[in-house]
RNA sequence: GGCAGAGUAGAGAUCUGCGGGUCAAGUGUCCGGAGGACGGGGAGUUGUCUCCGGGACGAAAAAAGACUUCUUUUGCCGUGCAGAUCUCGCAUCCCGCUGCC
Numbered sequence: 001g002g003c004a005g006a007g008u009a010g011a012g013a014u015c016u017g018c019g020g021g022u023c024a025a026g027u028g029u030c031c032g033g034a035g036g037a038c039g040g041g042g043a044g045u046u047g048u049c050u051c052c053g054g055g056a057c058g059a060a061a062a063a064a065g066a067c068u069u070c071u072u073u074u075g076c077c078g079u080g081c082a083g084a085u086c087u088c089g090c091a092u093c094c095c096g097c098u099g100c101c
Stems, first nucleotide, its partner, number of pairs: 001101005010088010020077003029055008040095004061074005
């Protein structure tokens, strides 16, 4: 120098546990603003996450007990957190690392 490869944060799915809502918060979606993170090092987006403000859309209750607004159970919600398993995975660029030549 050439060729090949590994590794992060994180994301998704399924299951389990504990919650929240069902008096509609949350989730999803669009716009604006602020901030964060992004293989071992550096840079870093039109991607990603969080927060704030705004817009449009929008969900499912039932039974029993108690007896006046509570409790329990079964459901429901693109519901929150944690754990397990599996899958994907540095946007990208430079350097580094491992193997072979």
The prediction has a mean pLDDT of 78. A computed fold for a 101-nucleotide RNA, annotated as THF (Tetrahydrofolate) riboswitch aptamer. The model forms 83% of the base pairs in the Rfam consensus. The sequence was found by an Rfam model in a public genome assembly.